A computed fold for a 1506-nucleotide RNA from a metagenome, annotated as small-subunit ribosomal RNA. The coordinates come from a structure-prediction model, not an experiment, and the mean pLDDT is 82.
RNA sequence: AGAGUUUGAUCCUGGCUCAGAACGAACGUUAGCGGCGCGCUUAAUAUAUGUAAGUCGAACGAGAAAGCACCUUUGGGUGUGAGUAAAGUGGUGUAUGGGUGAGUAACACGUGAGUUAUCUACCUUUUGGUGGGGGAUAACAUCUCGAAAGGGGUGCUAAUAUUGUAUAAGUCCACUUUGGUGGGGAAAGGUGGCCUUUUUUUGGAAGCUAUCGCCAGAAGAUGAGUCCGCGGCCCAUCAGCUUGUUGGUAGGGUAAAAGCCUACCAAGGCGACGACGGGUAGCUGGUCUGAGAGGAUGAUCAGUUAUAUUGGAAUUGAGAUAUGGUUUAGACUCCUAUGGGAGGUAGUAGUGGGGAAUAUUGUGUAAUGGGCGAAAGCCUGACGCAGCGACGCCGCGUGGGUGAUGAAGGUUUUUGGAUCGUAAAGCCCUGUAGGAGAGGGAAGAACAACCUAUGGGACUAAUACCCUGUAGGCUUGAUGGUACCUCUCCAGAAAGCACCGGUUAACUCCGUGUUAGUAGUUGUGGUAAUACGGAGGGUGCUAACGUUGUUCGGAAUCACUGGGCGUAAAGCGCGUGUAGGCGGUUUGGCAAGUCAGGUGUGAAAGCCCUCGGUUUAACCGAGGAAGUGCACUUGAAACUGCUUCGCUAGAGUACGGGAGAGGGUAGUAGAAUUCCCGGUGUAGAGGUGAAAUUUGUAGAUAUUGGGAGGAAUACCGGUGGUGAAGGCGGCUACCUGGACCGAUACUGACGCUGAGAAGUGAAAGCGUGGGGAGUAAAUAGGAUUAGAUAUUUUGGUAGUCCACGCCGUAAACGAUGGACACUAGGUGCUGCGGGUAUUGACCCCUGCGGUGCCGUAGUUAAUGUGUUAAGUGUCCCGCCUGGGGAGUACGGCCGCAAGGCUAAAACUCAAAGGAAUUGACGGGGGUUCGUACAAGCGGUGGAGCAUGUGGUUUAAUUUGAAGCAAUGUGUAGAAUUUUACCUGGGCUGGAAAUUUAUGGAAUCCCCUUGAAAGAGGGGAGUGCCCUUUGGGGAAUUAUAGUUUAGGUGCUGUAUGGCUGUCGUCAGCUCGUGUUGUGAGAUGUUGGGUUAAGUCCCGCAACGAGCGCAACCCCUGUCGUUAGUUGUUAUUAGUUUGGUUGGGUACUCUAACGAGACUGCCGGUAUUAAGCCGGAGGAAGGUGGGGAUGACGUCAAGUUUUUAUGGCCCCUAUGUCCGGGGCUACACACGUGCUACAAUGGCCGGUAUAAAGAGUAGUGAAUUUGUGAGGGUAAGUGAAUUUUAAAAAGCCGGUCUCAGUACGGAUUGGAGUCUGUAACCCGACUCCAUGAAGGCGGAAUCGCUAGUAAUCGCGGAUUAGUACGCCGCGGUGAAUACGUUCCCGGGCCUUGUAUAUAUUGCCCGUCACACCAUGGGAGUUGACUACUCCAGAAGUUGUUGAGUUAGUUUUUGGGAAGUAGGUGCCCAAGGAGUGGUUGGUAACUGGGGUGAAGUUGAAAUAAGGUA
Repeated sequence: AGAGUUUGAUCCUGGCUCAGAACGAACGUUAGCGGCGCGCUUAAUAUAUGUAAGUCGAACGAGAAAGCACCUUUGGGUGUGAGUAAAGUGGUGUAUGGGUGAGUAACACGUGAGUUAUCUACCUUUUGGUGGGGGAUAACAUCUCGAAAGGGGUGCUAAUAUUGUAUAAGUCCACUUUGGUGGGGAAAGGUGGCCUUUUUUUGGAAGCUAUCGCCAGAAGAUGAGUCCGCGGCCCAUCAGCUUGUUGGUAGGGUAAAAGCCUACCAAGGCGACGACGGGUAGCUGGUCUGAGAGGAUGAUCAGUUAUAUUGGAAUUGAGAUAUGGUUUAGACUCCUAUGGGAGGUAGUAGUGGGGAAUAUUGUGUAAUGGGCGAAAGCCUGACGCAGCGACGCCGCGUGGGUGAUGAAGGUUUUUGGAUCGUAAAGCCCUGUAGGAGAGGGAAGAACAACCUAUGGGACUAAUACCCUGUAGGCUUGAUGGUACCUCUCCAGAAAGCACCGGUUAACUCCGUGUUAGUAGUUGUGGUAAUACGGAGGGUGCUAACGUUGUUCGGAAUCACUGGGCGUAAAGCGCGUGUAGGCGGUUUGGCAAGUCAGGUGUGAAAGCCCUCGGUUUAACCGAGGAAGUGCACUUGAAACUGCUUCGCUAGAGUACGGGAGAGGGUAGUAGAAUUCCCGGUGUAGAGGUGAAAUUUGUAGAUAUUGGGAGGAAUACCGGUGGUGAAGGCGGCUACCUGGACCGAUACUGACGCUGAGAAGUGAAAGCGUGGGGAGUAAAUAGGAUUAGAUAUUUUGGUAGUCCACGCCGUAAACGAUGGACACUAGGUGCUGCGGGUAUUGACCCCUGCGGUGCCGUAGUUAAUGUGUUAAGUGUCCCGCCUGGGGAGUACGGCCGCAAGGCUAAAACUCAAAGGAAUUGACGGGGGUUCGUACAAGCGGUGGAGCAUGUGGUUUAAUUUGAAGCAAUGUGUAGAAUUUUACCUGGGCUGGAAAUUUAUGGAAUCCCCUUGAAAGAGGGGAGUGCCCUUUGGGGAAUUAUAGUUUAGGUGCUGUAUGGCUGUCGUCAGCUCGUGUUGUGAGAUGUUGGGUUAAGUCCCGCAACGAGCGCAACCCCUGUCGUUAGUUGUUAUUAGUUUGGUUGGGUACUCUAACGAGACUGCCGGUAUUAAGCCGGAGGAAGGUGGGGAUGACGUCAAGUUUUUAUGGCCCCUAUGUCCGGGGCUACACACGUGCUACAAUGGCCGGUAUAAAGAGUAGUGAAUUUGUGAGGGUAAGUGAAUUUUAAAAAGCCGGUCUCAGUACGGAUUGGAGUCUGUAACCCGACUCCAUGAAGGCGGAAUCGCUAGUAAUCGCGGAUUAGUACGCCGCGGUGAAUACGUUCCCGGGCCUUGUAUAUAUUGCCCGUCACACCAUGGGAGUUGACUACUCCAGAAGUUGUUGAGUUAGUUUUUGGGAAGUAGGUGCCCAAGGAGUGGUUGGUAACUGGGGUGAAGUUGAAAUAAGGUA
């Protein structure tokens, strides 16, 4: 520090996800030890049991028992225990400590100030005092009530308990001449020592002294109360709140100011800088994270606050409205004799419950701290320790060295090896840790008290006592015989977890087969899964590792630091203007902001730095720094602010001009439509793609004259004008707003923006009243259509128009808020000026305002924008934060309604989106080609047959191929074989291969059985090479065995190779350069031209490659060479046949050459490429034909040609054999053949090819048969021989338009040939038979010249079988105006929401399932407000006939006493009316999600009606 994920790819926007750190955690797997920490986050739920606050006898009175000892009259007594225990009065403490976070949005907390508005027990310092009296009461005793808890009566007694009185420095009150005067108002004693004085009999008492107390002050310290400034959560779908409310006066009240309380008076107070209301929450130091700013959090520790079962209340006290106190009400639990009582773990252990989840009913007061005490000491679940828990952090260990046959074994393999791996074993060591044994053994302890020695002090008669210091001694340890140290023995008991497709470090095998599963995200899994499960190996961390949850980070994804708003989300429709924010220039002043210095504070702990202590570290200690803050203070005066003197550049006013659909009101004009009346006139008009509804003989349309009425204003008219926007268009008049230009004068910052607010605001719509020509939602009819609630057409109502009033929205758009300033230009239009010149108008130069286009820099994701900014800055406002849900629900406000404004959540997805790129596509455009259409010729589709396919059938009808590009295709040839299929009979290391061993050479013949394969049996027979004569070898065969064979079994979607197709279409790319952020572009586009990306020109391109063309083959002309088997012109012979001699001229053969290149001429074109015409030539513009098939597409075809990965079978899916099947047959399709006839059939005669093939062959001639064929047989491995007859044609004859002398299917009979074998199932021949068929519907195919059509010939395959296929020649046409249309292709351009690429994408209803949610008659909770009733306990007021202290002539009297009664206040409770917020509900509304439901076809291309 980033990464993954939207796309075919790219850039951007934007969300989602991950890598990091952390935690009071939990869960899963695993687990050796120790140190230091931490441990109910949930039910502030209920709690059994124990314990957590006592202490003081030196304040006081009283005071046991057991036990022991002694005595005893055995009844008991005495002493001791013991002035002890237990209890009481009194003092002090119990308000601290400890727990918890329910409440609380508050002066509760933090921080800084104030208290002249206050209190403070214990403690310290200091001043003064502490005189002298009284009466009670508990304990106790006794009586008594009650189940108990707990009381009551009578009697006794003490105090540092209580109460008068004396005194009064200070204090309080009143008065005051401010000098004072008067009045009120305190106290307590205890203990030790002493006997100088008094008293006393010795002790002693008074007294003295020391000390601890007590009282009244003054100060301090500490703690507390209270007030104020500032700071820290969410919601405005909470906008108004408030009656003790705000203030005053008087009174009360408090320690203390105050409406804190009461009465009266006034009517205030708070709020957009967020009152009031609702929700949530203890706050802080800090903690986690982060570079920081921030964000989140508030466990442990510390400060503070609130609370103690829930609510109320007071008492005591220095302090409480009191966790282990009181009282009362409620809920709950327990006891009970039913009358009544008791209780409060949010102290510490522990229990139930809740929960994913959190510990022992331990130990000690040794340390620290606290309470009481003079002290010893006692108490202390505070605290110190231990126990449990990997909960966290930190440390250590699980061994070290050596060890290569790289062992065995595992895994993998291309079988060579590789890897686990020096890893192990083995050998040599060590003992950290751990275990066992033995020995030693802590620090934490300092005190206090006591003893000894000694110094000092006060007092004294004193050396004693007391206080205080120093030194020494004595004594105190829960933890714990623990840590730690030393010695001996033992490598022995001690490694796991997660991950390995990318992100993200780490790869292979097997299993599985969209199954099981995985998954944070993208995704993975459909037979070769590095993604599932296992294994081996590896990577990461390590006594832990993963998962889950939460927080911050990454996220600049709420942006202060540090984002945006034309098109991605985002500028209010527009102006006016309030608050607010911001604001020109100058002088002086002030010092609020600002800056600098100083002071105080910012607790400790923590973070950071340094040093130190634990063996190290965690941890702990000491010191420092920091704490960006707040307050006070001193100064500075540039900037902001306030104030003040000015200025004129901003803004405005006055004057003079011209421009304009600016607004409002009234009037008026012509054209047109429609309607009405009349004339002329006759059959249609109208409308459409075509029609029809409609209208018209009752006279339309057309034409013409007159009239009515409403609406809108052609031409001018223009990216022209004007207005803030919406908007505004004939002409005239009146009223009126604004902008602009010019020149001077004046005011003197008067300015900009603008939350709310109030205005304005197209169309449609609404209300009332008019108006209504045209047009036209709704609606009716006609068409179109599968349907057509649309498009189209004929009608037609609201509306459109006017007046008044609402509505308040639009793609209200420049999708661009307003103002100001600055930053290259060029060129138009418009308004007003200036200059030169002119008679004037132009032209030219120039200023200001407005409005367009192009464009530089800049900017932008790109597109674009670009002085009219989307550039550079300043100021102000509005708005955005993933898509959907949704601009929806609820609430509120507005509206007559329609609806508008404001505006969520649950749930769901991993995208949604912008711009640009390359393709593809378009019922987009341009251009162009093609037998694509057109023009022609002949077919197919109808018939019969052949053949292939589908389907059906079958034991099997083996199988592949499937639009073009499967279907006379693999198959250039299924009777057996082939053969893969079926049935039956056999074989099992195999029918064929390699290797080993053993035997036999090989080989041949015969018999039995069987359908054959096979099985069984018999016989003949040893050759070749070497030899040491034993044998061995080669080759072959049989048996046995190993490695294995074999498979036309599956996968062509695992593959190679080959092939088809687009397409013989003209395209497809690369290097360098340039350009763009990039995908990419350029080149390859453009202008011409071509069959062609063929060539030329131009051009940020220049070159190159694969294709095109050419090179190759055949053919067309000629030449040379060569003449046999070819040929025969001349010549000779001839049997008349080039047959023979001769010849090689010709034909021909087959090799080499020539020839054609737009080369020449003319025209045209850009002086180009080229095109057109011509000459010559056998051939002319590629002469004709063939071979040749770019990058790629179709997961095209083929595993059944072959090769091949994987899988499958292995006495069978292998292999051998007999038979059958592939040849079936209601049917459908394709490809062909033969026909339907006279351009013909039949008969006879007759002419002329080319190219092939042949020895298990071709087979002449001859003979035979009607014939297929047969017999015999020459030649010929071929320019020699054979096939071989070419046929159509031509000549002659016949048939005469018929189902025929056409047609030949089908069938009967008889044959021939091949073959082991023609039954299923061959071809051919003869005789006989003589079917359909009379030119073929919709539709569709081929062909542009030696072509179509037509005619025959040959060949491959085969034993045989050809209408198919591959070739060959013969005869030999017609037509092409042309490119509008159909189909296909190329190039350019355009649109796109497509990229599996239009067979694309995609929308809505309906149906089904699930999910969340709104409404809903209601119903049921929670919280809360108000009103009324009620009124416990309690303070307080009042009453107080009962009772009573001090007091007093003991009779009274009687408190600022009291029981009781009663008033105010008031908790729970009850009743009623509201509000807020949940749950639930018949029914209902929409929404979301869901591989293959229905219906249409709305959007995307001109998406077929933009």